[in-house]
RNA sequence: GGGCGCUUAGCUCAGAGGGAGAGCACUUCCUUGACGCGGAAGGGGUCACAAGUUCGAGUCUUGUAGCGCCCA
Numbered sequence: 001g002g003g004c005g006c007u008u009a010g011c012u013c014a015g016a017g018g019g020a021g022a023g024c025a026c027u028u029c030c031u032u033g034a035c036g037c038g039g040a041a042g043g044g045g046u047c048a049c050a051a052g053u054u055c056g057a058g059u060c061u062u063g064u065a066g067c068g069c070c071c072a
Stems, first nucleotide, its partner, number of pairs: 001071007010024004018055001026042005048064005
């Protein structure tokens, strides 16, 4: 330098055009002498960044950045 893949909650990851979600973690309450386990409720996101397509983009297209793999 070229090719491919990935980037979504604190962490691990779903979500293949029209509700942003799960598990774990976190907060409050119940339970306990207390902690843990268990139960109930709740908070938290610029969907890496920018542009484009579309009535509508996490999703499609282009560019940029970071990470990983392969080739040279």
Annotation:
Model confidence (mean pLDDT): 84 of 100. A computed fold for a 72-nucleotide RNA from Syntrophothermus lipocalidus DSM 12680, annotated as transfer RNA. The source organism's lineage runs through Bacteria, Bacillati, Clostridia, Syntrophothermus and Syntrophothermus lipocalidus. Its Rfam family is "tRNA".